A computed fold for a 74-nucleotide RNA from Candidatus Melainabacteria bacterium RIFCSPHIGHO2_02_FULL_34_12, annotated as c-di-GMP-I riboswitch aptamer.
């Protein structure tokens, strides 16, 4: 450094539900809240799924892929 992922250490993120707001909608943001996550960090490129005002939009916490990253047992 790469791979890997512990009954390790320090931390991190935040599902559903609820409140408010945006949007035709899927859904998104903030707050509260924790189901879980070793990339549940970022990217909509390919596929899937969802919506549609059908030249489009959404979803990486659906799959694949790419880039980046804490720690260091086996």
């Nucleotide at each position: 450094u790469g791979a890997c992922g512990a009954c390790a250490a320090a931390g991190g993120c935040a599902a559903a539900c609820c409140a408010c707001a945006a949007g035709c909608a899927a859904u998104u943001g903030u707050g509260a809240g924790a189901c879980g996550c070793a990339a549940a960090g970022u990217u909509a490129c390919a596929g899937g799924c969802c919506c549609g005002u059908u030249u489009g939009g959404g979803u990486g916490g659906c799959u694949g892929a790419a880039c980046u990253a804490c720690c260091g047992a086996a």
The model forms 94% of the base pairs in the Rfam consensus.